Predicted 3D model of a 1519-nucleotide RNA (small-subunit ribosomal RNA) from a metagenome. Rfam family: Bacterial small subunit ribosomal RNA. Its family is annotated with ribosome and structural constituent of ribosome in the Gene Ontology.
[in-house]
């Protein structure tokens, strides 16, 4: 930093998706070791046990126990010292710790204020502590209770309470002065009155005073403690400002509510309370209300700017089993206190008690999931203390957990026989791989063993200095010094010793992204997947397994946040057509706004000052053996505040301008609006005439109107509605929109002219009018037209298109409605940027006129910069700028639901999710494709001649049927096709029998020796199996033996018409003998790709000309090749015979001859060469002449890039599967010939242009020794006998037929037709039943020219006639592939049918119309609305109830202190209780909000091949 995924391929737009970084994680697999953090995100659920808040005898009074000392003979008493202490007492307990429930402000940030406030403990200043009372716990008795626990009598003490006193001072009041302040007040200060305070205690130490008189205290003194005051300092308290999520489908909220007076209550100000008065107050700058949440410093990501987070640490805030309420106190309305009420758990004697882990372990439960019921008070901190200490789950520490982060380690040189194994192979070989063994060396970490810490600094105690207080050399405090004390971690941490490579490496991927490739295995199955997607027999993707990559005591997964994502665009996005301009118009809040200008400093700029905690980020240095971690110090903290400066901008003001904008004067042109009045032409439709039978409609009909007189046609009448020419990408209007004519009212626009006012201006959220059609109300009207309905066609239906009626409405008036593809799919001013060419409306100049010139408003077109993803856009911009305003953020669901306004209804505005997809999507390319369109070609079609469908038979196919009826071919392009030849055999199928290294091929080892051949025996169907004999043993060597050959066993391996033609070569059909396919360079395009190859001509032809950003080349086309059509040269047998001789019944028979035909070789000819004419002076066309042939002479072989996963694994070959006593392999039969039918593809026919008879003529191609076979003989005949000649221009097959002549038949199922079936041959074969061909004699079917369709052919060509081959013993040959004979008819012409070139338009097709694709209906599956209701929560309004507790009354109950009194007694002041008036849980009634669940509905997404039809896309077949 970007990349993957819509397309056949492009560019965009645009959304999923990845790659990195990070966790308070969590799962899987593996796990050596240490630092250093970290560790219930769920149930603020429930809690068992144990601990976390004490402490202080130097406040008290007791108690208990040691010890001492007196006293006593002892018990025992009295004193003293100590150490425990329940309890009063004082201080902690409000800090520490824990969670994040509430809470959107009574929080929190950051900045301020307090002239509206407190502050226990600590400092410092100055003064003081004088004098007196009473009481109560503890304790003792005694009582109740089961316990908590209480009650009563009695004793007593204080630094507990109480009265009085003094007042430095403090506070009021009252009357003054001063500084300060903007004020409200603040603050010093003078008098005066009036009011307000204390606690004492140890312990050291001394005698100056006093008192006893060795020394001691009641004194001194030095600490602590205690009262009021000031003051600091700290820590709160309370206002202000500005900031602080998402909903507008939450728009209005508010009665103590806004504010005032007064009065109360607080430490303070305030509706904080309360009375009275007023009717205010807050809101689009978002107020009520709902939803979620604790905020910050930070932490994570990120260039940043933001975005998300709010664990640990650090501030603050709130909470404390849930709600209430207050005591006490400086401080709480208190986590380990109290009261009350509720749930929920314990305990109980049922009478009543008792709890609160969100302290730190730990339990249950929840959950995917989070730790010891651990050791220390040695350090830091905290509470009390005078201190020693005591307490401290704060805190240090250890323990588990790879849970994070940093480090180390599991060896290090050497080592090729490139070892064994693994795994792959083209079987050579590669790779694992220096890797391993092997040898050389170290020894961290761990494990064992030995020493062995820092962290300790203070307190305290001792001494000894100065210093303060004293009366003091004492004693104490304070500084300092030196000694001595104290360690949970821990025998840790670090150092050593000794041995020894020893104990230590796993997890993921490997198809693109995205580093790394093979093998087996599976076979759309198991799977896999983050996205594209893999998997239906050769998976680099799924499992394995080997190799390879990454990272490594860790890797993967998941799951969340940022990044990428410029995919909310402030940095840094759009909006014609991909999502997105409001249907216009006018305003209001807002936002922006000309030129000059005295002044001001809000904003803006730049200094200064506070702040901005610390941590934490960042920079330097330093400390642990590095590093995470940790100490300094700096920077930074972009902010807030305040305060001094500047004033070009904006802004605020002052006074002015005129260009913006508006008025005015004088002209202008229009379907601009509204209303009234008016006009012909047409239409129907009424009445009269004429008039007869048809008329209307349509692709074609029919409904319908007409003999009751239609339809045409003349005349009159009536109605209602639109306004023909004019009429124009012309005109007016904001926009919807506006068209006959007149007239009234009336808005707006242009253009001159510069007289006025002087920024009065753009835009516009909300508002508010206006808004085609259709539709709704009411009341009128209704010619025409015309939903809806009704008929009639059409269809396979046809609730459609056609046609024939035909109401609603369309037409006025009045109200609604408020949408449209309401579009220029382009918001509104404004300013600037090249033209040119039309038009409407107007001024001005010039010209005698036509007419031109300027200039300004409007409306077209076309085009330069620019712009755009193209496509366009371009002064009417989609250009370049400025202002404001709307709207978009991915397809679907969804112009939907829910809720709200609006509406009479119909619906209209506003507008989601759930859930599903990975693309929807825009312009441009190529194709293909159209029942788009130019054009051009074929026997495409017309034109003709002739056949097939019918019949019979012959063949093939499908179907059936069978043990088999081997198999493959399936539109054209299978189907007389693979078969140019199935009886056996082919043969591959089907029953039997047999055989297993096999029939058939190499090779290895071991064994026999000949093997081969002949001839036989026996069982067999036959393969085979078996018995006898005959023959006999190669080549080297004396032999062993070797090689060689045969067979027996064995191993390797043969075999497979077995499976895949969709794993493949090869060959071959088609398109199509169509004319086309490309490619190099250059040019155009962001690109896919255009261009060349298109365009004018011509051609059988992308042949050939001309044009031309295109220039050229290549496969195709022609041509070169072969056959035939003419003619020459050469040669002359077996072919030929013209002249010349012989000859025969005749005959190239014979001599002989080289000219004739012929053979078969080399040659020549034909090229639009030659002439007219068109044509563009071209290419080329028509015509003609000469030629044996004219425009490719005819005809053949040849077959471009590519299509059809076209056919063939059964010709051949070849991958992978699979059969291996069988899927191989031999035999024998049988099948492939089966037959109720269906189809192709022929032969023969239906007859007189025939048939049969008889007689006669003429080809050409072949083919012949396992062969052709004459001539003779015999047979009706198929043929037999027999063999002349012939390896063939010589001899055989060979007779050609049709034709031609004669005569017969005479239109019939016939002398037509032959089919079928008897009988008898006759061939070929080893064999003819199954299942050959032929002959004969006999039979004598259908059939009388074939429905709807279809098929071939254009000249020697259809048609017609014979004839030859190959396969082959034979034939199923009517086939096939040749070959010659006789020998036609049409063709106007391209409108259609079918197929094809090329150009062009549409497209939503790209597997390409056999294409995409829509909706209903049926099944499933989800997830969502409605719904009779039921349920839960939250909350609102009335009302009712009224715990405790505080406030306020009473107070007959009770009361030690003070005050009166001698005392009873009384007062003051309290107080049990009793009451108001709010209030908490509770409950009625009544709403209202989200939620859950509902029989049944409703639509909506998915789903595999499911049903109907055929909208959409091509003119999609009605655009």
């Nucleotide at each position: 930093a970007g990349a993957g995924u819509u397309u056949g391929a492009u560019u965009c737009u645009g959304g999923c998706u990845c790659a990195g970084g990070a966790c308070u994680a969590a799962c899987g697999c593996u796990g050596g070791c240490g630092g250093c953090g970290u560790g219930c995100c769920u149930a603020a659920u429930a809690c068992a046990u144990g601990c976390a808040a004490g402490u202080c005898g130097a406040a008290c009074g007791g108690a208990a126990c040691a010890c001492u000392g007196u006293a006593g003979c002892a018990a025992u008493a009295c004193a003293g010292u100590g150490u425990u202490u329940a309890g009063u007492g004082g201080c902690a307990a409000a800090c520490g710790g824990g969670u994040g429930a509430g809470u959107a402000a009574u929080g929190c940030a950051u900045g301020g204020g307090u002239a509206a406030c407190g502050u226990u403990c600590c400092u410092c200043a100055a003064a003081g502590a004088c004098u007196g009372g009473g009481a109560u716990a503890a304790c003792a008795g005694c009582c109740c209770g089961a316990a908590a626990g209480g009650g009563u009598u009695g004793c007593u003490a204080a630094u507990a309470c109480c009265g009085g006193a003094u007042g430095u001072g403090g506070u009021g009041a009252u009357a003054g002065g001063g500084u300060c302040g903007c004020a409200a007040g603040a603050u010093c200060u003078u008098a005066u009155c009036a009011u307000u305070a204390a606690a004492g205690g140890a312990u050291g130490g001394c005698c100056u005073c006093u008192a006893u008189u060795u020394a001691u205290a009641a004194g001194c003194u030095a600490u602590c403690g205690c009262u009021a005051u000031g003051a600091g300092a700290u820590c709160g308290g309370c206002c202000c400002a500005u900031g602080u999520u998402c909903c507008a489908u939450c728009a209005g909220a508010u009665a103590g509510u806004u504010g005032g007076u007064g009065a109360g209550g607080u430490a303070a100000c305030g509706g904080c309370c309360c009375a009275c008065c007023a009717a205010g107050u807050c809101u689009g700058c978002a107020a009520c209300g709902g939803a979620u949440a604790g905020c910050c410093g930070g932490c994570c990501u990120g260039a940043g700017a933001g975005g998300g987070c709010g664990a640990a640490c650090g501030g603050c805030c709130a909470c404390a089993c849930u709600g209430g309420a207050a005591c006490u106190g400086c401080g709480a309305c208190a986590c380990g206190g109290u009261c009350c009420a509720g749930a929920c758990u314990c305990c109980u004697a049922c009478g009543g008690g008792a709890g609160g882990c969100a302290g730190c372990a730990g339990u249950a439960g929840g959950g995917a999931a989070u730790a010891u019921u651990c050791c220390a008070c040695a350090a830091u901190g905290g509470a009390c203390g005078a201190a020693a200490g005591u307490c401290u789950g704060a805190u240090g520490g250890a323990g588990c957990g790879a849970c994070g982060c940093c480090g180390c380690g599991u060896g290090a040189g050497g080592g090729a026989u490139g070892a064994a194994g693994g795994u792959c192979u083209u079987c050579g070989g590669a790779u694992u791989g220096u890797a391993a063994a092997c040898c050389u060396c170290u020894u961290u970490c761990g494990a064992c063993a030995g020493g062995g810490a820092c962290u300790a600094a203070a307190u305290g105690c001792a001494u000894u200095a100065c210093g303060g207080u004293g009366a003091a050399u004492a004693a104490u405090c304070g500084u300092a010094a030196u000694g001595u004390u104290u360690g949970a971690c821990g025998g840790u941490a670090c150092c050593u010793a000794g041995g020894g490579a020893a104990g230590a490496a796993g997890c993921u991927a490997c198809g693109g992204c995205u580093a790394a490739c093979u093998c087996u295995g599976u076979g759309c199955c198991a799977g896999c997947a983050g996205c594209c997607g893999c998997g239906g027999u050769a998976a680099u993707a799924c499992a394995g397994a080997g190799g390879u990559a990454g990272c490594g005591a860790g890797c993967g997964u998941u799951g969340u946040c940022c990044g990428g994502a410029u995919u909310u665009a402030c940095u840094g996005g759009g909006c014609g057509u991909a999502a997105a301009g409001g249907g216009c118009u006018u305003g209001u809040a807002g936002g922006u706004g000309g030129c000059c200008u005295a002044u001001c400093a809000a904003g803006u700029c730049a200094g200064g000052u506070g702040u901005g905690a610390a941590a934490u980020c960042a920079u330097c240095c330093c400390g642990c053996u590095u590093a995470a971690c940790g100490g300094g110090a700096u920077a930074a903290u972009u902010g807030c505040a305040u305060u001094u400066g500047a004033u070009a901008c904006u802004g605020a003001a002052u006074g002015g301008c005129u260009u913006g904008a508006g008025u005015g004067c004088a002209g202008g042109a229009a379907g601009g609006g509204a209303a009234a009045c008016u006009g012909g032409a047409a239409u129907u439709u009424c009445c009269g005439g004429u008039g007869u039978a048809g008329c209307g409609g349509u692709g074609a009909a029919a409904u319908g109107c007409g003999u009751a007189g239609a339809u045409a046609u003349c005349g009159g009448a009536a109605a209602g509605a639109a306004c023909a020419c004019c009429a124009g990408u012309g005109g007016c209007g904001a926009a919807g929109g506006c068209g006959g004519g007149u007239u009234u009212c009336u808005g707006g626009c242009c253009u001159g002219c510069a007289a006025c006012u002087g920024a009065c201006a753009c835009u516009g959220a909300g508002g508010a009018g206006c808004g085609a059609a259709a539709g709704c109300u009411a009341g009128g009207g209704g010619a025409g037209c015309a939903a809806a309905c009704a008929g009639g066609a059409u269809u396979a239906g046809a609730u459609a298109c056609c046609c024939u009626g035909g109401u609603a409405g369309u037409c006025c008036u009045a109200g609604c409605c408020u949408u449209a593809a309401a579009c220029u799919a382009u918001g509104c001013a404004c300013a600037u940027u090249a033209g040119g060419u039309g038009u409407g409306a107007g001024a001005g100049g010039a010209u005698u006129a036509u007419u031109c010139c300027u200039u300004u408003c409007g409306u077209g077109c076309c085009g330069a910069c620019g712009c755009u993803a193209a496509c366009g856009c371009a002064u009417u911009a989609a250009a370049u700028g400025u202002g404001c305003c709307g709207c978009c953020u991915g397809g679907g669901a969804a112009c939907u639901a829910c809720g709200a306004u609006c509406g009479c209804a119909a619906g209209a505005u506003u507008g989601a999710a759930a859930c599903u997809c990975a693309a929807a999507g825009a312009a441009a390319u190529u194709g293909a494709c159209g029942g788009g369109g130019g054009u051009c070609c074929g026997c495409a079609c017309a034109a003709g001649c002739g056949g097939u469908g019918g019949a019979g038979c012959a063949u093939g196919u499908g179907g059936u049927u069978u043990a088999a009826u081997u198999c493959g071919a399936c539109g054209c392009a299978a189907c007389g096709c693979g078969a140019a030849g199935a009886a056996c055999c082919u043969u591959a199928c089907c029953u039997g029998g047999g055989c297993u290294u096999g029939a058939c091929a190499u090779g290895u080892u071991g064994g026999u020796g000949a093997a081969a051949g002949c001839c036989u025996u026996u069982c067999g169907a036959a393969a085979g199996a078996u018995u006898g004999g005959c023959c006999c043993c190669u080549u080297a060597g004396c032999a062993a033996u070797a090689a060689g050959c045969a067979c027996c066993a064995u191993c390797a391996c043969a075999g497979g018409u077995g499976u895949u033609g969709c794993a493949u070569g090869g060959c071959u059909g088609u398109c199509g003998u169509c004319a086309g396919c490309u490619c190099g360079u250059g040019u155009c395009g962001u690109g896919a790709g255009a261009u060349g190859u298109u365009g004018g001509g011509u051609u059988a032809a992308g042949u050939c000309c001309u044009c031309u950003a295109a220039c050229g080349a290549g496969c195709g086309c022609a041509a070169c090749c072969c056959c035939u059509a003419u003619c020459g040269c050469u040669a002359g047998u077996u072919a030929c015979u013209a002249a010349c001789a012989g000859g025969u019944u005749a005959a190239g028979c014979u001599g002989a001859g080289a000219a004739c035909u012929c053979u078969a070789g080399c040659g020549a000819g034909a090229c639009u060469g030659c002439c007219u004419g068109g044509g563009a002076u071209a290419a080329c066309c028509a015509g003609g002449a000469g030629g044996a042939a004219g425009g490719u002479g005819g005809g053949g072989a040849u077959g471009a890039c590519g299509u059809c996963a076209a056919g063939u694994c059964c010709u051949c070959a070849u991958g992978g599967c699979c059969c291996u006593u069988a899927u191989g392999u031999c035999c024998a039969g049988g099948g492939c010939u089966a037959c109720a039918c269906a189809c192709g593809u022929g032969c023969u026919a239906c007859a007189a242009u025939g048939g049969c008879a008889u007689a006669u003529a003429c080809a050409g191609c072949g083919g012949g020794u396992u062969g052709c076979a004459a001539g003779a003989u015999c047979g009706c005949a198929a043929g037999a006998u027999g063999g002349a000649g012939c390896c063939a221009a010589u001899c055989c097959c060979u007779a050609a037929a049709a034709g031609u002549a004669u005569g017969c038949c005479c239109c019939a199922g016939u002398u037509c037709g032959g089919a079928u079936u008897g009988g008898a041959g006759u061939c070929u074969g080893c064999a003819a039943u199954u299942c050959g061909a032929c002959u004969c004699c006999a039979u004598g079917a259908a059939g009388u020219c074939g429905g709807a369709a279809u098929c071939g052919c254009u000249g020697g060509u259809a048609a017609u006639c014979g004839u030859g081959g190959a396969u082959c013993a034979g034939c199923u040959a009517c086939g096939c592939c040749a070959c010659g004979g006789u020998g036609a008819a049409u063709a106007c012409g391209u409108u259609c049918c079918c197929g094809g070139g090329c150009c062009u338009u549409g497209u939503a097709c790209a597997c390409a119309c056999c294409g995409c694709c829509c909706g209903u209906c049926a099944c499933g599956c989800c997830a969502c609305g409605a719904a009779a209701g039921c349920u839960a929560a939250u909350u609102g309004u009335a009302c009712c109830u009224g715990a405790a507790g505080a406030c306020g009354g009473c107070a007959a109950u009770c009361c030690a202190a003070c005050c009166c009194g001698c005392a009873a007694g009384g007062g003051a002041g309290g107080u049990a209780g009793c009451u108001g008036g709010a209030c908490a849980c509770g409950g009625u009634a009544u709403g209202a909000u989200u939620g859950g669940u509902g029989a049944u509905u409703g639509g909506g997404g998915c789903g595999a091949a499911g049903u109907c039809g055929u909208a959409a896309c091509a003119a999609g077949g009605u655009a």

The coordinates come from a structure-prediction model, not an experiment, and the mean pLDDT is 84.